[in-house]
Context: one part of a larger RNA
RNA sequence: GCCAGCGAGUUAAUAUGUGAUGCAAGGCUAACUUCGCGAAGCGAAGGUAACCGAAGCGAAAGCGAGUUUGAAUAGAGCGAUUUGAGUAGCACAUAUUAGACCCGAAACCAGGUGAUCUAUCCAUGGUCAGGAUGAAGUCUGUGGAAACACAGAUGGAGGUCCGAACUCGUUAAUGUUACAAAAUUAUGAGAUGAACUGUGGAUAGUGGCAAUAUACCAAUCGAACCUGGAGAUAGCUGGUUCUCCCCGAAAUAGCUUUUGGGCUAGCCCCAAACGUUAAGCUCUGGGGGUAGAGCACUGACUGGAUCGAGGGGCCGCGAGGCUACCUCAUCCAUUCAAACUCCGAAUACCAGAGUGUAUCAUUUGGGAGUUAGAACUAGGGAGCUAAGUUCCUAUGUUCAAAAGGGAAACAGCCCAGAUCAAUUGUUAAGGUCCCUAAAUAUAGUCUAAGUGGGAAAGGAAGUGGAAUUUCAUAUACAGCUAGGAGGUUGGCUUAGAGGCAGCCAUCCUUUAAAGAGUGCGUAAAAGCUCACUGGUCGAGAGAUUCUGCGCCUAAGAUGUAACGGGGCUCAAGACUAUUACCGAAACAUUGAAUUUAAGUUUCUUUGAAACUUGAGUGGUAGGGGAGCGUUCCAUGCAUGCCCGUCUAGAACGGGAUAACGCGACGAAGAUGAACUGUAAAGUUUGUUGGAGCGCAUGGAAGUGAGAAUGCUGGC
Numbered sequence: 001g002c003c004a005g006c007g008a009g010u011u012a013a014u015a016u017g018u019g020a021u022g023c024a025a026g027g028c029u030a031a032c033u034u035c036g037c038g039a040a041g042c043g044a045a046g047g048u049a050a051c052c053g054a055a056g057c058g059a060a061a062g063c064g065a066g067u068u069u070g071a072a073u074a075g076a077g078c079g080a081u082u083u084g085a086g087u088a089g090c091a092c093a094u095a096u097u098a099g100a101c102c103c104g105a106a107a108c109c110a111g112g113u114g115a116u117c118u119a120u121c122c123a124u125g126g127u128c129a130g131g132a133u134g135a136a137g138u139c140u141g142u143g144g145a146a147a148c149a150c151a152g153a154u155g156g157a158g159g160u161c162c163g164a165a166c167u168c169g170u171u172a173a174u175g176u177u178a179c180a181a182a183a184u185u186a187u188g189a190g191a192u193g194a195a196c197u198g199u200g201g202a203u204a205g206u207g208g209c210a211a212u213a214u215a216c217c218a219a220u221c222g223a224a225c226c227u228g229g230a231g232a233u234a235g236c237u238g239g240u241u242c243u244c245c246c247c248g249a250a251a252u253a254g255c256u257u258u259u260g261g262g263c264u265a266g267c268c269c270c271a272a273a274c275g276u277u278a279a280g281c282u283c284u285g286g287g288g289g290u291a292g293a294g295c296a297c298u299g300a301c302u303g304g305a306u307c308g309a310g311g312g313g314c315c316g317c318g319a320g321g322c323u324a325c326c327u328c329a330u331c332c333a334u335u336c337a338a339a340c341u342c343c344g345a346a347u348a349c350c351a352g353a354g355u356g357u358a359u360c361a362u363u364u365g366g367g368a369g370u371u372a373g374a375a376c377u378a379g380g381g382a383g384c385u386a387a388g389u390u391c392c393u394a395u396g397u398u399c400a401a402a403a404g405g406g407a408a409a410c411a412g413c414c415c416a417g418a419u420c421a422a423u424u425g426u427u428a429a430g431g432u433c434c435c436u437a438a439a440u441a442u443a444g445u446c447u448a449a450g451u452g453g454g455a456a457a458g459g460a461a462g463u464g465g466a467a468u469u470u471c472a473u474a475u476a477c478a479g480c481u482a483g484g485a486g487g488u489u490g491g492c493u494u495a496g497a498g499g500c501a502g503c504c505a506u507c508c509u510u511u512a513a514a515g516a517g518u519g520c521g522u523a524a525a526a527g528c529u530c531a532c533u534g535g536u537c538g539a540g541a542g543a544u545u546c547u548g549c550g551c552c553u554a555a556g557a558u559g560u561a562a563c564g565g566g567g568c569u570c571a572a573g574a575c576u577a578u579u580a581c582c583g584a585a586a587c588a589u590u591g592a593a594u595u596u597a598a599g600u601u602u603c604u605u606u607g608a609a610a611c612u613u614g615a616g617u618g619g620u621a622g623g624g625g626a627g628c629g630u631u632c633c634a635u636g637c638a639u640g641c642c643c644g645u646c647u648a649g650a651a652c653g654g655g656a657u658a659a660c661g662c663g664a665c666g667a668a669g670a671u672g673a674a675c676u677g678u679a680a681a682g683u684u685u686g687u688u689g690g691a692g693c694g695c696a697u698g699g700a701a702g703u704g705a706g707a708a709u710g711c712u713g714g715c
Base pairs, nucleotide, nucleotide: 001715002714003713004712005711006710011098012097013096014095015094016093017092018091019090021088022087023086026052027051032046033045034044035043036042037041056063057062066078067077068076069075101239102238104236108229109228110227111226112225113224119203120202121201122200123199124198125197126196127195128193130162131161132160133158137154138153139152140151141150142149143148166190167189168188171186172185173184174183205221207217208216214223242627243626244625245624246623247622252265253264254263255262256261266370267369268367269366270365271364272363273362280355281354282353283352284351285350286349292343293341294340298337299336300335302333303332304331305330306329308328309327310326311325312323313322314321315320373399374398375397376396377394378393379392380391381390382389404415405414406413419592420591421590422589424588425587426586430582431581432580433566434565435564439579441578442577443576444575445574446573452568458552459551462549463548464547465546466545467544468543469542470541471540479536480535481534482533483532485509486508487507490504491503492502515530519528520527593617594616595615596614597613598612599611600610601609602608603607628704630701631700632699633698634697635696636695637694641655642654643653644652645651646649661693662692669688670687671686672685673684674683675682676681
C1' cells in the first nucleotide's frame, strides 16, 4: 500500500413540544397485596397515599373573585369577567444531569516496585611487561679548628618521563533496514595514582546521588517505573456508515478576561392561527441640506484701483511734500472648501388612497445552522486618488451553495439558472479564412505601422477630413539669371573695430532695388551670403486652428513568447450601415416522473386513489417528508371439499379431513443472465454449493463505512 472483518448521537431520570389513543372538570395511580399461568417473568383484580388541573393576590400571617400597598370606600400593581380543558401512558424531536457521538493530550493525585545499568559511600579482596630520569639520606675522599663546602660512589623519591596489559574515547573514515537501539578500523589520552577492578552492602521519586553536566537513578529523567482515581479535562484537530422527495441560509448587530468560543437578535425550516394586511406599481401630501452650484457668512486665494488708514524710505529748520516699498481696509474683476452656504436636485425615506398576488406579510409554538467571507460595479474614508491592500455604504450583482455557453486556459467578468429523455427546432453572450460550427458577405471610408496583437510626458513637412486667413495672369511660391550702390572706415571705444567684440545713434543721396546691415568669414581689411529689386518661367503657393488613423519615445534574463496557433494588407485590421448564418442544460416541441394549488369523480371516507387545469422541481450548513435493507422477537402462512352471506368475486365467514410455509426432486452463501422499482433494493432462473432458510403484519435494535497518520488479521 491493497484486501477482509471491527469501528462513532446510546441508555436512565426529569422538563418542554408535536402526533395518535383512553378518560374528561376531572385525570392518574406509586410502593405494595391477592389471584392465574409460569424458568426468568407476564397478565388480571385491588391499592387515590402522593401528583397535575379546576383561583388568585401577598415577603408572610392571611384574605379570596379578588388581593397587595395604604389612614382611605382613593389611585396603582397583579388577577377574575367574555364561560372553560385537563390528565395518563406510548412514539418522535429537543434540552438538562450523567463519560453522553467516537478517538486523541501534555499533566495532577494515591499506593506500590526498582541502585544486577549508573552516581556517591562502606566492608573485604585483586591488578599494573619493560625501559628512562636519578630527590632526600648514607659512605669515602679533599679542605677546614669547627659549622660546613666540594668531588666521587651509594641510594631509589615522584598525582616524574617513554611505553604494553588495563582504563578512557582525541581525530578521521566506514557503518546508518548496521556486526552493534552507539560498533569497527586507523590514530589518540592516562598508565604508582584524586589509578583501575571483583564480590557483598547503604542511600528511593514532594526523594536519592552529584569534583553542577540539570548529569545519573535498569536502552526512560527540569522530576523514574507500575497499578489505580480514570472513559481526568480538551472553547482544539480529525472522523461520524443506506436511498429518494420538498424548502433552503449565514459569514451582520449588541454584550462578553471577548475576538478561530459563546448568549440574544437578524436570516432558514416545520406546524398552527389570522386572512389582504407584505413586496411592487399609480396618485396625493410631507420633511431634508447630499450631488451640483455659489461666494451672501466662515476661512483660503490671484490681479488691479483708491482723494482710505498705519508703518518704512527720501527731501525739508519746520509746516509739510514725494514714494517703482510693506501691511490692512474698501471697491472692481478671477477662483477654492468634509468639518463654508444666499441656493439646491435626482433617488431614497415617511404617511394616506387605489391596485396588487399559485399568495405574501403578521402572530404563536418547535427545530436549526451561521456570527473567518471573496471578487466585481457605484459612492466614500485610510494608503502614494499604490496593492489580488484595508474599512464603510448599496437590503447592488455573482461566487460561497451554480452546472451549461463565451472570455485560448481562468470561484467572483459577460450570457444563462441543469426534474428526466430526444440524431427535434429557435435564439443569448460571443462569433462565421484554416485548426473550429457558421459570410474568403454586401455598400462606403480609413490604416502601411503586422498598427491591429502592451505604455506616458514629450517630439515630428506620416497620411485622411473640416475650417480660418494671406499672396497670385497688374504673373504669386520654388528654381535659374542679374543687381545688392554712394556720403562712410557713421560717432565713441580700441593696438586695431572698415555693416558684422562692445556702447550710442540709425540719417541723407542715387535708384527698379539695396539695412549705418541676416549669417559665415578677417589681426583688421578683403571675400561669400541674406534682406530688397529687375528678368526668365507660367498656376497655384504660404501660414494657422480643430480632428480621424498611424510613427518615435519602447532594454531582461531556458525558446518565437505582448493575436490561442497557422496565417492575414481594396484584411482574416479599424470605423459606419445592412442582410444572412452558427451558437447553451436558455426558450420552444414531443413523451415521462414528481411537488403543490384549485376542481371533478370513485372508494374500504379524520383519509386514499384516478383524472383535468395552473404554477413549480440547481443547491452547502440546516429543517421537513417518504422509503429500502440487516439481526432478533411475536402471530399467521398447504391443497382440495362442504355449508352460509353479499357488493356475485382470483370475495368473506364457518366446518371436517390432512405430518399443516420452503428445502437432498438441493437451503444459505458464491457467480452469471433476464425482468421490476426514480433509488436504496427486489423477483425469477443457469452453474456452483451441500444444510439449513423464508414470506406477510407488527415489535425491538450492538442496524448500513471509503476516509478517523483508525484497530486486528492476511498478502

Large-subunit ribosomal RNA, domain II from a Candidatus Dojkabacteria bacterium, 715 nucleotides, folded computationally. Taxonomically the source falls in Candidatus Dojkabacteria (Bacteria, Bacteria candidate phyla). The coordinates come from a structure-prediction model, not an experiment, and the mean pLDDT is 83. The RNAcentral record of the full RNA draws on ENA.